[in-house]
Context: one part of a larger RNA
RNA sequence: GGUCCAUGGUGGAUGCCCUGGCACUGGAGCCGAUGAAGGACGCGAUUACCUGCGAAAAGCCCCGACGAGCUGGAGAUAAGCGUUGACUCGGGGAUGUCCGAAUGGGGAAACCCCCUUGCUGUGAACAGCGAGGACCCGCGUAGGCGGGAGGGAACCCAGGGAACUGAAACAUCUCAGUACCUGGAGGAGAAGAAAGAGAAAUCGAUUCCGUUAGUAGCGGCGAGCGAACACGGAACAGCCCAAACCGCGGGAUUUAUCCCGCGGGGUUGUAGGACCAGUUUUUAAGAUUCAACCGCUUUACCCGAAGUCGUUGGGAAACGACACCAGAGAGGGUGAGAGUCCUGUAGGGGAAAGGGCGGUUGACUGUACUGGCACCUGAGUAGGUCGUUGUCCGUGAAACGAUGACUGAAUCCGCGCGGACCACCGCGCAAGGCUAAAUACUCCCAGUGACCGAUAGCGCAUAGUACCGUGAGGGAAAGGUGAAAAGAACCCCGGGAGGGGAGUGAAACAGAACCUGAAACCGUGGACUU
Repeated sequence: GGUCCAUGGUGGAUGCCCUGGCACUGGAGCCGAUGAAGGACGCGAUUACCUGCGAAAAGCCCCGACGAGCUGGAGAUAAGCGUUGACUCGGGGAUGUCCGAAUGGGGAAACCCCCUUGCUGUGAACAGCGAGGACCCGCGUAGGCGGGAGGGAACCCAGGGAACUGAAACAUCUCAGUACCUGGAGGAGAAGAAAGAGAAAUCGAUUCCGUUAGUAGCGGCGAGCGAACACGGAACAGCCCAAACCGCGGGAUUUAUCCCGCGGGGUUGUAGGACCAGUUUUUAAGAUUCAACCGCUUUACCCGAAGUCGUUGGGAAACGACACCAGAGAGGGUGAGAGUCCUGUAGGGGAAAGGGCGGUUGACUGUACUGGCACCUGAGUAGGUCGUUGUCCGUGAAACGAUGACUGAAUCCGCGCGGACCACCGCGCAAGGCUAAAUACUCCCAGUGACCGAUAGCGCAUAGUACCGUGAGGGAAAGGUGAAAAGAACCCCGGGAGGGGAGUGAAACAGAACCUGAAACCGUGGACUU
C1' cells in the first nucleotide's frame, strides 16, 4: 500500500409525509371621477417582516349567526375585554393620509406651490381644519346637468402586419393574416331577420357541433392550400327607423313656397305604405324598464344514530370478549390502525340584510280587410373603367362581395342576383339601425383525480424575494425534533464554539446543523497479504 471484518465521520440519496402545485368538471364573471387596478407612508404597551386597517388607522356603528372564551401569523411579558353576549363568521354602513386615469398649478410618483369660500384662534395680515377649483364630448340662453378618461389572465372584433421555415436551392407560393403593434367591446364578443342559398317549380335570420370531405376545386398543377349545398343535431325571436301624408313651433322668402326641429303616421317583395272611399271594432304578443307579491337560489349557520371492559404498550384506534347504529361503513383528526371519542357524513332545518333567477299582476310598448289613386319606399349610391382585395378561386372563361382613383343611373311599366356573356325561367328588394339563446375563455369560487410528492409538481410548499443587469429584463436555492417543549435546571472542561455528567422523553445515535440516513469520500481497531 491492498483486500476483508467491525465501528465511526462526512454526505443527503432512499422510504414515509403534506397547509403546495397540476388537470378536468361545475359555478361565477367585470372594476373605475361616489377616485379603480396597483402602490408609498403610517396605525400595536413593547413591533423588524407578513397580515389587517387608515390620523375614527390589527380597528368604529347597525343587523343576523354562534355561545365561552378572546386581545392576527407569533410561541413573550404586562395590561385588559367577555352571558348587559366578547372573539369569530355573514350582510349593510361610517372613516378611508399621500401617490396613482390623478383631475387647482407644478413635479425627478407617494413631494412642492396657489386661488375662492366657510369655521377656529381677539384675526385683515398669519396658521390650522373643511368644501370647491383639470381637460374633452353631448344637452341647455345661462347658472348648470349628464357622460368620457384608467385598469383587467385568457377569450372577441377591427386597423396594421413580419421572418425564420417548407418548397430538400429560390423568386410566385408556404409559414400566415400566424407572431407582434394599435384601437375597441364585454361577461362574453362577433354575426343576424335575405337585393340570401341554389336548381328541388326547393329552403327560409345568425351562431356552434357532426357530416358532406381531404370531396369540388385552387396550385412554379410543385411544396402545399382547401370550400359549399344537402343531411343529422345544439339553440331558437324577431323587431325599430328614413320617406310619402297630417299637425305644432321656429327661420328664410321673389308671398308661389322652401328649410329646420318636435309629435302623429309607417316599415314591405304572393310588394308594402301614404292619400281617398267603404267594411269591421278586435285585443294577439312583448327580449326593455319600473313596482308589488310569490317561489327557487346565493352570501353565515343549526340539528344529526350507535361502546364498553380486558391484554400488550409511553400511548389503543391494535388484539380478545360481549354489544349497538346504519337514509350515516365518504373524508379528516385524536399519543398506533376508531361506523359507535372529536369533526363530520346520510338525511333534515335556517336569513334581520344584500345579490341572482323565474313566475303572476299592473304600468309601458304594441295589434285588421276591400276597392280606387300613382305620392313614397335609403345617391355621389348601384353600375362602369383602372389599381387592389376577400372566397377553394395564385387573372384565369372569373362571376359575386369589398373599395383607393376617375366616372356615374333607374324609381315599381322599377332594381339586384342565379360563376364570362345572351335569351328563357326562377330567386330576392341594396345603398339606415337593433336583437337573447346555442359558442369562446378562466384572473376568481368549489368539487373531483388509474395527476406530482420537494432535482417532482407552478419559477415560488411561496418569491417575482435574494441575487445579476445602466436598463428593458433575467431570476434561484431553501420542507420534516417530539404525541406533547416536557427545547436539557444544576455541576464539570473550555475565552468561546463545542463537549462530559445530571435531568426530560417510548426513543436524545429524536438535542434544535434535530425522521429515515444509501453511495462517493475520510478515519479508527483487528485479520490476512505485499